[in-house]
RNA sequence: CAGAGUAGAUGAGAUGCGUCAAGUGUUAAGGGAUGGGAUGUAGCCCUUGAACGAAAGACUAUGUCUGCGGUAUCUUAUCGCUUCCGCUG
Numbered sequence: 001c002a003g004a005g006u007a008g009a010u011g012a013g014a015u016g017c018g019u020c021a022a023g024u025g026u027u028a029a030g031g032g033a034u035g036g037g038a039u040g041u042a043g044c045c046c047u048u049g050a051a052c053g054a055a056a057g058a059c060u061a062u063g064u065c066u067g068c069g070g071u072a073u074c075u076u077a078u079c080g081c082u083u084c085c086g087c088u089g
Base pairs, nucleotide, nucleotide: 001089002088003087008079009078010077011076012075013074014073015072016071017069018068019067026050027049028048029047030046031045032044034042036085037084038083040081056066057065058064059063
């Protein structure tokens, strides 16, 4: 001098869940984890409270298909922390 790596974000695929409304999103309080170490911010996650609130249809019918949901998980591609030290060249 150059580079890699977190949490996580987005796209795609697969498998589920819901459609008898949980989930997602908004907001308040509290808590948690987060490059190998320290540090700080930020985003993320969890719990509780509050407000809001959805797309169903078909059929051989009590369950199957096609949809729908800012839906969940996994896989994959791309992207991916501040400062100091460390690591690789």